[in-house]
Molecule: c-di-GMP-I-GGC riboswitch aptamer
Organism: Bacillota bacterium
């Protein structure tokens, strides 16, 4: 450099306990899938609206969430090719 869920590793839907205003997150159970499904909110997306603004609404705004949306960044483990 590539290709691989075989060692070894994460773990989606669902359930369940707890935070959290909520989207979500942590612990247990479970496996859909991942060769970075390790980190990291930097840039885009995408979610959510407690608080705040307002035109009182199916409304705006992220300071909130996501890295298992996608780039960027940093670091890396077993087998194979080559």
């Nucleotide at each position: 450099c590539u290709u691989g869920a075989a060692g070894g590793g994460c773990a989606a839907a669902c359930c369940u306990g707890c935070c959290g205003a909520a989207a979500g997150g942590c612990g247990g159970g479970g496996a859909c899938g991942c060769a970075a499904a390790a980190c990291u909110a930097u840039g885009g997306g995408u979610c959510u609206a407690a608080a705040g603004c307002u035109u009182u609404a199916u409304g705006c705004u992220a300071u909130g969430a996501u890295u298992g949306c996608c780039a960027g960044g940093u670091u890396a483990c077993c087998a194979g090719a080559a």